The prediction has a mean pLDDT of 87. A computed fold for a 349-nucleotide part of an RNA from an uncultured bacterium, annotated as small-subunit ribosomal RNA, central domain.

Context: one part of a larger RNA
RNA sequence: CUGGGUGUAAAGGGAUCGCAAGCGGUAAAGCAAGUUGGAAGUGAAAUCCAUGGGCUCAACCCAUGAACUGCUUUCAAAACUGUUUCUCUUGAGUAGUGCAGAGGUAUGCGGAAUUCCCGUUCGUACGGUGAAAUGCGUAUAUAUCGUGAGGAACACCAAUGGUCAAAGCUGACUACUGGGCACCAACUGACGCUGAGGCUCGAAAGUGUGGGUAGCAAACAGGAUUAGAUACCCUGGUAGUCCACACUGUAAACGAUGAUUACUAGGUGUUGGAGGAUUGACCCGUUCAGUGCCGCAGUUGACACAAUAAGUAAUCCAGGUGGGGAGUACGACCGCAAGGUUGUCACUC
Numbered sequence: 001c002u003g004g005g006u007g008u009a010a011a012g013g014g015a016u017c018g019c020a021a022g023c024g025g026u027a028a029a030g031c032a033a034g035u036u037g038g039a040a041g042u043g044a045a046a047u048c049c050a051u052g053g054g055c056u057c058a059a060c061c062c063a064u065g066a067a068c069u070g071c072u073u074u075c076a077a078a079a080c081u082g083u084u085u086c087u088c089u090u091g092a093g094u095a096g097u098g099c100a101g102a103g104g105u106a107u108g109c110g111g112a113a114u115u116c117c118c119g120u121u122c123g124u125a126c127g128g129u130g131a132a133a134u135g136c137g138u139a140u141a142u143a144u145c146g147u148g149a150g151g152a153a154c155a156c157c158a159a160u161g162g163u164c165a166a167a168g169c170u171g172a173c174u175a176c177u178g179g180g181c182a183c184c185a186a187c188u189g190a191c192g193c194u195g196a197g198g199c200u201c202g203a204a205a206g207u208g209u210g211g212g213u214a215g216c217a218a219a220c221a222g223g224a225u226u227a228g229a230u231a232c233c234c235u236g237g238u239a240g241u242c243c244a245c246a247c248u249g250u251a252a253a254c255g256a257u258g259a260u261u262a263c264u265a266g267g268u269g270u271u272g273g274a275g276g277a278u279u280g281a282c283c284c285g286u287u288c289a290g291u292g293c294c295g296c297a298g299u300u301g302a303c304a305c306a307a308u309a310a311g312u313a314a315u316c317c318a319g320g321u322g323g324g325g326a327g328u329a330c331g332a333c334c335g336c337a338a339g340g341u342u343g344u345c346a347c348u349c
Base pairs, nucleotide, nucleotide: 006318007303008302012317014201015200017198021194022193023192025088028085029084030083031082033081034080035077036076037075038074039073040072041071042070049065050064051063052062053061054060091191092188093187094186096183097182098181099180103177104176105175106174109171110154115149116148118146119145121143126135162169163168206247207246208245209244210243211242215241216240220236221235222234223233258316259315260314261313262312263311266294267293268292269291270290271289272288273287274286275284276283298305299304322349323348324347331342332341333340334339
């Protein structure tokens, strides 16, 4: 480079945006870079190939032809690509009218529950387990009721539900704010798709500084269990979990399925719109955008996928090429550190 692949065998980047780059809708006209055709020049000889000939044949040698698939110049063609001008509206976007939503940020607020403090009542003895003990408690606990304090999480509604690019997002109110869908068809007129590098976002754990700490709980301590028990069970308990500001940049970051576009039987739910019908509701051989299940064709090694494709095609990116060694070593870059990103060889089967 080519081939065939990337749901589960090796292989889709965690996600968005986006410079370069690749690819790109409709009609017309011009140019002629790519493209196509003609002509001229050149493409040394030898070699190779074809034909004929010479050494007795052959190797070898000689002659002629073809070829040298290329390059340069020139003359044309204008379908396609390109480029310039112009045109269009269906791609894309804007405006307008509506709609749904845990989308985001910030401020204070709310009730239930746990814990703690103070007090009331009972005047008993708790708690925990398979059974116990450590523990708490006769200085009156536990239980009960009433104030108070403080932190964290938001029962029911609730869902195969909604929303966000992913990560994620759920008490209610307010303020600010992003995106989406439907209808409409007024405006712009290809403004698009993908996207190496790059920027930004990115669960949990972890790190730094300063707060906060009710519950839970790595580490740790004790009690059990056991042959032992650095565990499972129990009693405690510190980081942490929470907040602010920085960092880290990874996950089975999963649909193990990159993004975008077009096309390809049906059936049945559900969410948000539009439309039809109806006095209204129920309703519907209608329709758009999501989200589930089932199921033909087709695909697949099979499982299965099946209009939300793993089907049929197209564009762009990413990454794979036997197992181990190894996501290791070295180097480089990033990080406060932990570590991350990139990423071998030898050797071995």